[in-house]
RNA sequence: CAAUUUAUGUCGCCGAAGCUGCAAGCGCAGCACGGGGGAACCAAACAGUGGGGCGCAUCUGAAUUUCAGAAGAAGACUUCUUCGCUUUUAGCCCGUCAGCUAACCUCGUAGGCGUUAUCGAAGAAGGAC
Numbered sequence: 001c002a003a004u005u006u007a008u009g010u011c012g013c014c015g016a017a018g019c020u021g022c023a024a025g026c027g028c029a030g031c032a033c034g035g036g037g038g039a040a041c042c043a044a045a046c047a048g049u050g051g052g053g054c055g056c057a058u059c060u061g062a063a064u065u066u067c068a069g070a071a072g073a074a075g076a077c078u079u080c081u082u083c084g085c086u087u088u089u090a091g092c093c094c095g096u097c098a099g100c101u102a103a104c105c106u107c108g109u110a111g112g113c114g115u116u117a118u119c120g121a122a123g124a125a126g127g128a129c
Stems, first nucleotide, its partner, number of pairs: 011114004018031005032109006042099001050097001051094004058070005071089005077126007
């Protein structure tokens, strides 16, 4: 000097998954964000081969587990429009039951990561340094 590993801190990314206070001990409460159930009206025939929920994470074709197409999602100031590049399109749950749905009831606040920098560009508006 470089690489690797560990610990702490800072700044960010996906995501609802954060903030404050008390406690100082498992935790508790409030705010904030997010999900589910749940009338009338409306909608929907029912049954079967059940049906349904969270999430961007679906569909089609061939293939035999991968490829292609369409569509969707994310990306260091925020929003909108256009173009481009990169990555990605999982997984899990309920248990025969749930359309929408005011009041009301109820649940969650996890996990996993890192481009070298206002990720690329243009326009409009608003901000920060």
c-di-AMP riboswitch aptamer (ydaO/yuaA leader) from a Pyrinomonadaceae bacterium, 129 nucleotides, folded computationally. It was read from a public genome assembly, where an Rfam model found it. Model confidence (mean pLDDT): 76 of 100.